RNA sequence: UAGCAAAUUAAAGCGCCAGGACUUAAAGGUAUUAAGCCUUUAAGUUGACGAGGGACGGGGCUUAUCGAGUAUUCGGCGGAUGGCCCUGGGGUAUUGCCACUACCCUUAAAGAUUCCACAAAACCCGUAAGCGAUUACGGGGACAAAGGGAGUCGGGUGGUAUUA
Numbered sequence: 001u002a003g004c005a006a007a008u009u010a011a012a013g014c015g016c017c018a019g020g021a022c023u024u025a026a027a028g029g030u031a032u033u034a035a036g037c038c039u040u041u042a043a044g045u046u047g048a049c050g051a052g053g054g055a056c057g058g059g060g061c062u063u064a065u066c067g068a069g070u071a072u073u074c075g076g077c078g079g080a081u082g083g084c085c086c087u088g089g090g091g092u093a094u095u096g097c098c099a100c101u102a103c104c105c106u107u108a109a110a111g112a113u114u115c116c117a118c119a120a121a122a123c124c125c126g127u128a129a130g131c132g133a134u135u136a137c138g139g140g141g142a143c144a145a146a147g148g149g150a151g152u153c154g155g156g157u158g159g160u161a162u163u164a
Stems, first nucleotide, its partner, number of pairs: 014078004019074001020046011049067003056088007089105005095161006111153006123140007
């Protein structure tokens, strides 16, 4: 230094890189006054901008919401608070109770409709590191949408008990 094993910590547009793109160096080729271009090798760089999202439990499946961007934020792998199905428990649908049904998950109807919002990067200026691609940071600076937030509308069947 590398590998293997174990333990701990961190993350959720989160983590990683065998493709690609880009940079440098070397060699070769082509062209040229010179630049330039192509190939190979090696070493590097890049590879998601925020808003939003859990959490009653178990299992399964799955390409996991919203917009912004001079759009490689391409492609691949892993993960993840998403979605759907089954199910245990629970809430609501009537004042109570029971069963079924429907919708949901403790802020515990779907749905419809009205309204709401200092987003961040990008961009500009600059500092530092690097041959460079680029990286980190500071200042300026706007602009979103939603399954996010606030209102309004919006709901069973049968039986039984009590009261009017």
The RNA shown here (glmS glucosamine-6-phosphate activated ribozyme aptamer) has 164 nucleotides and comes from Thermohalobacter berrensis. Its mean pLDDT, the model's own confidence on a scale to 100, is 81. It matches the Rfam family "glmS glucosamine-6-phosphate activated ribozyme aptamer". By type it is a riboswitch.